Record summary
This is a predicted structure of an 86-nucleotide RNA (c-di-GMP-I riboswitch aptamer) from Paraliobacillus ryukyuensis. Rfam family: c-di-GMP-I riboswitch aptamer. From the family's description: GEMM was predicted in a large-scale screen for bacterial structured RNA regulatory elements.
[in-house]
RNA sequence: UAGAGAGAAAGGCAAAAUCAUUGAAAAGUGAUGACGCAAAGCUAUAGGGGCUAAAGCGAAUUAUUCUAUGUCAGCCAGCUACCGUC
Repeated sequence: UAGAGAGAAAGGCAAAAUCAUUGAAAAGUGAUGACGCAAAGCUAUAGGGGCUAAAGCGAAUUAUUCUAUGUCAGCCAGCUACCGUC
């Protein structure tokens, strides 16, 4: 330096659910809580993909269709990084 991630040490993150709160929703934030994670750190116009549809468009009796400018990094991806076993 590269690859693998040690039945190691130190530390880290925190799913679902519940409560509070913001939001039209998806979802976010805080608390409780741990399903899991070796990148579960960062990046969301201009890598791909998922979710939502307020406003708008079409339709119009309602139902409903389409669309991101909204959102997800714990879907893949890109970038960066702790430890020190092989």